[in-house]
RNA sequence: CGAGCGGGCGGGUCGAUCGCUGGUCAGGUCAAACUGACUGGAGGAAAGUCCGGGCUCCGUAGGACAGGAUGGUCGAUAACGUCGACCGGCCGCGAGGCUAGGGAAAGUGCAGCAGAGAAUAGACCGCCGAACGGUCCGCCAACGGUGGAUGCGUGGUAAGGGUGAAACGGUGCGGUAAGAGCGCACCAGCGACCGAGGUGACUCGGUCGGCUUGGUAAACCCCAUCCGGAGCUAGACCAAACAGAAUGAAGCGGCGGUCCGUCGCGCAAAAGAACAUUCGGGUAGGUCGCAGUGGAGGCGACGAGCAAUCGUCGUGCAAAGAUAAAUGAUCGUCGUCGCGGCAGGGCUCGCCUUACCGCGGCACAGAACCCGGCUUACAAGCCCACUCGCAAU
Repeated sequence: CGAGCGGGCGGGUCGAUCGCUGGUCAGGUCAAACUGACUGGAGGAAAGUCCGGGCUCCGUAGGACAGGAUGGUCGAUAACGUCGACCGGCCGCGAGGCUAGGGAAAGUGCAGCAGAGAAUAGACCGCCGAACGGUCCGCCAACGGUGGAUGCGUGGUAAGGGUGAAACGGUGCGGUAAGAGCGCACCAGCGACCGAGGUGACUCGGUCGGCUUGGUAAACCCCAUCCGGAGCUAGACCAAACAGAAUGAAGCGGCGGUCCGUCGCGCAAAAGAACAUUCGGGUAGGUCGCAGUGGAGGCGACGAGCAAUCGUCGUGCAAAGAUAAAUGAUCGUCGUCGCGGCAGGGCUCGCCUUACCGCGGCACAGAACCCGGCUUACAAGCCCACUCGCAAU
C1' cells in the first nucleotide's frame, strides 16, 4: 500500500418565525371554551408478529390420547425455539464461517438416466484347461491310451476393464486352474477390554477379534425432554335502553380437540325458571386499564466468572401517552459527502493534503399495555482487534 475477517459507535448542530400535543400553576366561566407562564414530547430497529414472559379473565385447571415444539455437552436466564463457552462434522491458505448435531442393525418409503447389478446385489467386456465333455494336432503297445492347443458347452470367478454421483474396505505379499480377507503385514472402519486427560460431549494411547451389512429421518417413523386456554377488541367500573316469540331433551354448559373425571344448571306428569339454538326489537356515552420513587428497570463503582451473566453498594435516573390517532413546517448557519473551479505545500508525475468558491446530496424509517430475544432494512462518518499478499528498512 492492497485485499479480507470479526465486533462496536453513529443516526446531524445551532438560531429565527409559525404551528400541534401531555402535565403543572394562574386568570376566566354556572360549567366550559379561551388566555398566559413554566415544563415534557418516536427507534436502533418503533418494522415483521416469529418465540418467550409480566399482566387480565375463564370456580379449580386433574389424568390419558391426539396434536405441537425442541434435539451434541456444560452453563446463563423470569422464560424461550434465545445467549455464552466448549466438543464433533463440513468449508476456507488464514483470520474465521456454517451446522435442523439423538436413532438407518425396529419397521415402511425414496434415489431420474446409465449400468450385469444400487443393499438379502450382480456378470456386459473379460480371466480360468484344476473338474466333466466337445473340437483340432502329434505319438503309441491302437475301436483305446497319452501329450499339447482351444474358453465351444457344463462349470469356476468378481482380482482387471466398462457404466454411474455412488458398486458390498484400501495398498502390498503369498496362495490359486484363474481368483477372492482365502491367509498374512500395514492402514481405515466396527466391536470388546484397559490406561491417561476432561464436570461433560469427547480426545489420545494400548491389547484382542471378526474380516467389514451404502445414502436419505428439514421423508413417515422410533427415542428423550417440554407444552391449560383466550388475549388490551384482555378486563374493571359508571351511565343509557329493553318487546318479545319459537324450538330442545335427558340432557345442556365450563374445563383448547377427543375420552375419563369433575363442577354448575336442569329433567322424569304439568307449569315456571335456568341453559342452548333460531327469528325479531332497543341502547351503545364515558372513566380506568395507560405510564418509571415499586421494579426480571436505567446509570455508576467494586467484586466473581474465559464469557453469557450474577452479587453488593450508591443514585432527584421526574423519562411521550394519543384514541382517527400529537411530537411538525419554512428559512438561514455550521457539519459531512460527491462533482467542478481556483491558490499554496508535499511528491515516487500519478496522487495526497490545506484553505476558498459554485452546484447537488444527507440513509432505513413512525410509539398505541409493558418487557427479554430473533429476523429484516439502513446514506455519510468514526473506532477496536486480527488474517493474507506486495514493497522498503